Model confidence (mean pLDDT): 77 of 100. This is a predicted structure of a 141-nucleotide RNA (c-di-AMP riboswitch aptamer (ydaO/yuaA leader)) from Exobacillus caeni. It matches the Rfam family "c-di-AMP riboswitch aptamer (ydaO/yuaA leader)". Rfam's curators write: This family represents a conserved RNA structure found upstream of the ydaO and yuaA genes in Bacillus subtilis and related genes in other bacteria.
């Protein structure tokens, strides 16, 4: 000097998932009128009065999330893709590089939606071009 691995503190990243000693604050999600928009359930069993209610099955439908879609006979495999993230003072734009493109919940059911009701604040990690332009903040002289 280069490369790899581990540990600690600080610091940083994905995310709504943070701040505060506390009281609280802050950030985020779902349900839910009018107006507008839409026109979705089907079959069977039991109960029952011909309603109704419950259960089962089926092409369903919907929510959180960037995570959707296409192709390869199939596949937990491969390639691509809508879309999303990082590259260290912050923001915007540009170039280049490196990644993700999952998972899960409701249970036949929810459009938008003021008032109102209700829920979450977990989990997982370790990037570096001290790049270019512009604006700003801070520090030093």
């Nucleotide at each position: 000097u280069c490369a790899g691995a581990g540990a600690a503190u600080u610091c940083g990243c994905u995310u709504a998932a943070u701040c505060g000693a506390a009281a609280g604050a802050a950030c985020g999600g779902g349900g839910g009128a009018a107006c507008c928009a839409u026109u979705u359930g089907c079959a069977g069993u039991u109960u029952g009065u011909u309603u109704u209610a419950a259960c089962u099955g089926c092409c369903g439908g919907g929510g959180u999330g960037a995570a959707u879609c296409c192709u390869g006979a199939a596949a937990u495999c491969a390639g691509g893709u809508a879309g999303g993230g990082c590259u260290a003072c912050u923001c915007u734009c540009a170039a280049a590089g490196c990644c993700c493109g999952a998972a899960u919940c409701c249970g036949a059911c929810a459009g938008c939606u003021a008032a109102c009701c209700u829920c979450g604040u977990a989990a997982g990690c370790g990037u570096u071009u001290a790049u270019g332009a512009g604006a700003g903040a801070g520090g030093a002289u």